[in-house]
RNA sequence: UCCCCUGUAGCUCAAUGGUAGAGCAAGAAGCUGUUAACUUCGAGGUUUGAGGUUCGAGUCCUCACGGGGGAG
Numbered sequence: 001u002c003c004c005c006u007g008u009a010g011c012u013c014a015a016u017g018g019u020a021g022a023g024c025a026a027g028a029a030g031c032u033g034u035u036a037a038c039u040u041c042g043a044g045g046u047u048u049g050a051g052g053u054u055c056g057a058g059u060c061c062u063c064a065c066g067g068g069g070g071a072g
Stems, first nucleotide, its partner, number of pairs: 001071007010024004018055001027041004048064005
């Protein structure tokens, strides 16, 4: 320098162009002599950034940035 993959909750990952979810973690409540375990509940998101397409974009297109891999 070029090519490919990837970026979503604290972490690991989903989501057919049509209300962004799950598990774990953290929090609260219940359970009890207490802790752990168990049960229940609610919360937690500028989907890396900027443009574009579209009635509608996490998803499609372009550029930039970060991470990983490959070629020279």
The RNA shown here (transfer RNA) has 72 nucleotides and comes from a Candidatus Curtissbacteria bacterium.
Model confidence (mean pLDDT): 81 of 100.
It matches the Rfam family "tRNA". By type it is a transfer RNA.
It was read from a public genome assembly.